[in-house]
About this RNA:
Transfer RNA from Andalucia godoyi, 73 nucleotides, folded computationally.
């Protein structure tokens, strides 16, 4: 330098052939206990990597960029 893949909650990851996003875990409060753990209930936490384009509407499609992984040189 080139090819391919990837970027979504604190972390690990789903997701939608375009219609305002979920799980696990972690975390907060409460219940249970003499207390802790385990268990149960409820909640908080997201400009869906960035910038443009298409569209009534983009996390999703198109273009460019950036980071990371991998292969080739």
């Nucleotide at each position: 330098g080139g090819g391919c893949g990837u970027a979504u909650a604190g972390u690990u990851c789903a997701g939608u052939u375009g219609g305002u996003a979920g799980a696990a875990u972690a975390u907060a409060u409460c219940c249970u206990u003499c207390g802790c753990a385990a268990g149960g209930a409820u909640g908080a936490g997201g400009u869906c990597c960035c910038g443009g384009g298409u569209u009534c509407g983009a996390u999703u499609c198109c273009c460019g960029g950036u980071g990371c992984g991998u292969c080739c040189a």

It matches the Rfam family "tRNA". It is annotated as a transfer RNA. The RNAcentral record of the sequence draws on Rfam.